RNA sequence: GGCAGAGUAGGUGUCACGCGUUAAGUGUUAGGGGAUGGGAAGUCGCCCCUAAACGAAAGGCCCUCGGGCCUGCGGCUUGGCAUCGCGUCCACUGCC
Numbered sequence: 001g002g003c004a005g006a007g008u009a010g011g012u013g014u015c016a017c018g019c020g021u022u023a024a025g026u027g028u029u030a031g032g033g034g035a036u037g038g039g040a041a042g043u044c045g046c047c048c049c050u051a052a053a054c055g056a057a058a059g060g061c062c063c064u065c066g067g068g069c070c071u072g073c074g075g076c077u078u079g080g081c082a083u084c085g086c087g088u089c090c091a092c093u094g095c096c
Stems, first nucleotide, its partner, number of pairs: 001096005010084007018076001019074003028052007038090003058071005
């Protein structure tokens, strides 16, 4: 120097714990901030804050009336597993 490859943020599926069902959360919009392969730079992706609009699936059993339990439900939280996953330059691994 050439060829090939791995790894981010995160997405999807599944399992477990938990939370909500007295509505938080999720999702949407706007503004602001932040993190994003080991390094540089970076967003149409991701996260956080604030504001606004919108908005839900309950049923049953027990009870010492405080509440508890079961079956569901939620584009719910966290974690495990599987799978997918950096366009550029350098670095890394293998081969030449």